[in-house]
Context: one part of a larger RNA
Molecule: small-subunit ribosomal RNA, 5' domain
Organism: metagenome
RNA sequence: GGAUGAACGCUGGCGGCAUGCUUAACACAUGCAAGUCGAACGAAGCUGUAAAGCUGUAGUGGCGGACGGGUGCGUAACACGUAAGAACCUACCUUUUGGAGGGGGAUAACAUUGGGAAACUAGUGCUAAUACCCCAUAAUACUGAGGAGUUAAAGGAAUAAAAUCGCCGGAAGAGGGGCUUGCGUCUGAUUAGCUAGUUGGGGGGGUAAAGGCUUCCCAAGGCCACGAUCAGUAGCUGGUCUGAGAGGAUGAUCAGCCACACUGGGACUGAGACACGGCCCAGACUCCUACGGGAGGCAGCAGUGAGGAAUUUUCCACAAUGGGCGAAAGCCUGAUGGAGCAAUGCCGCGUGGAGGAAGAAGGACCGUGGUUCGUAAACUCCUUCUCUCAGAGAAGAAGAUCUGACGGUAUCUGAGGAAUAAGCUCCGGCUAACUCUGUGCCAGCAGCCGCGGUAAUACAGAGGAGCAAGCGUUAUCC
Numbered sequence: 001g002g003a004u005g006a007a008c009g010c011u012g013g014c015g016g017c018a019u020g021c022u023u024a025a026c027a028c029a030u031g032c033a034a035g036u037c038g039a040a041c042g043a044a045g046c047u048g049u050a051a052a053g054c055u056g057u058a059g060u061g062g063c064g065g066a067c068g069g070g071u072g073c074g075u076a077a078c079a080c081g082u083a084a085g086a087a088c089c090u091a092c093c094u095u096u097u098g099g100a101g102g103g104g105g106a107u108a109a110c111a112u113u114g115g116g117a118a119a120c121u122a123g124u125g126c127u128a129a130u131a132c133c134c135c136a137u138a139a140u141a142c143u144g145a146g147g148a149g150u151u152a153a154a155g156g157a158a159u160a161a162a163a164u165c166g167c168c169g170g171a172a173g174a175g176g177g178g179c180u181u182g183c184g185u186c187u188g189a190u191u192a193g194c195u196a197g198u199u200g201g202g203g204g205g206g207u208a209a210a211g212g213c214u215u216c217c218c219a220a221g222g223c224c225a226c227g228a229u230c231a232g233u234a235g236c237u238g239g240u241c242u243g244a245g246a247g248g249a250u251g252a253u254c255a256g257c258c259a260c261a262c263u264g265g266g267a268c269u270g271a272g273a274c275a276c277g278g279c280c281c282a283g284a285c286u287c288c289u290a291c292g293g294g295a296g297g298c299a300g301c302a303g304u305g306a307g308g309a310a311u312u313u314u315c316c317a318c319a320a321u322g323g324g325c326g327a328a329a330g331c332c333u334g335a336u337g338g339a340g341c342a343a344u345g346c347c348g349c350g351u352g353g354a355g356g357a358a359g360a361a362g363g364a365c366c367g368u369g370g371u372u373c374g375u376a377a378a379c380u381c382c383u384u385c386u387c388u389c390a391g392a393g394a395a396g397a398a399g400a401u402c403u404g405a406c407g408g409u410a411u412c413u414g415a416g417g418a419a420u421a422a423g424c425u426c427c428g429g430c431u432a433a434c435u436c437u438g439u440g441c442c443a444g445c446a447g448c449c450g451c452g453g454u455a456a457u458a459c460a461g462a463g464g465a466g467c468a469a470g471c472g473u474u475a476u477c478c
Stems, first nucleotide, its partner, number of pairs: 001478004006474005013349006019342002021307001026305003030302003035063003040060002044055004070260003080184006088177003093173007101135004110125006141150003155165001157164001186232003193223003198220008235257004239250004262283005285296004313339001315338003321335001322333004352382004362373004387416006396406001423467004428449003434463005444451002
């Protein structure tokens, strides 16, 4: 000198764009953050003479809650980065090929009888399906050396009939994921030896899949001074800051990957989880209780307490973009789009412009002649960025009509009046800026050297220098 997610002190006019718990992965009141489908199903309610239509809480069923959002505890590791590989899986989507014949038994809801303070739960009876089961069909699928064997399905709405949406098997694609390997990836030797499923093989098991992944048997291997093991620290990267570069430091925001979801463990369901707002067990904590037993998990968005030098609103909207479900209308979406707060940062603008010498008054200095603040002010003329008021008023909508949270915002026009707007630090050297007065080793200053004990350019005030809606200080990095 540059930089910061900064903080502190003094000060503070406007706009645009960004950013905002770096500390306690501390504890959380309250509200919201994942639902949707009646064109899968029965029951219910309403309208209707009926056919039928409408509604929508709960229930069965389907798809989605494995995405999106948060955090950085753990992790020195195939976690990440990069480059390769073979023994794999893949719902929805796309392409293609073939198929969907027949039958059956239940069960929730509901009704009823009970238990319980509650959470909830038991018995009996009834009922439906795209829920469940059986038979048939069966290859280019699977198994097998081969003969051969095995394996499926579901309907709904609408129509005059169709088109259409679904269902089942096979093949391929796209996108996604699992696995393996080469190389790279912090510090310590005041850590030198480490390792028994350990290293390799055979048989069995297991997985979507290779593999000591697991088990029995056999062999005795494997790693290490090119740093094993142990200990400490740490999410990694694209990037960011600095630097002429090499490098050094760093990993907030944005993007990719990983890990985690009160702490520890476990599996279930599912194409996908060992699952933040699912389940079970144990623990700590908080709450309810009729003392028998139950409920909970903000490292989602706001917000509260605590900690701290320190970090925002318990806001608006699904209008746009995107996501889930749905045939669609649509519903949901604290993702997202916006507004609010904060000079936290970057950028831009303003606090007036022109004229104006009797060089006014006043301050400071002074050699008492004057010099300086200084065209600065007053005064005259002008302008209206900002400010106040009034009128008009968007784009963002994709899609013919309609649809805008932001927002009566941006912007435009008119009116008013210089009106509403300057501070902070420094002045001994480094370092731009020197004199006077006060003080008298006092009061005080200070980044380093050092100033102050009666003429202090170093303290305090005044006049001067620098930057400017900021200016200084502190902390950290280059």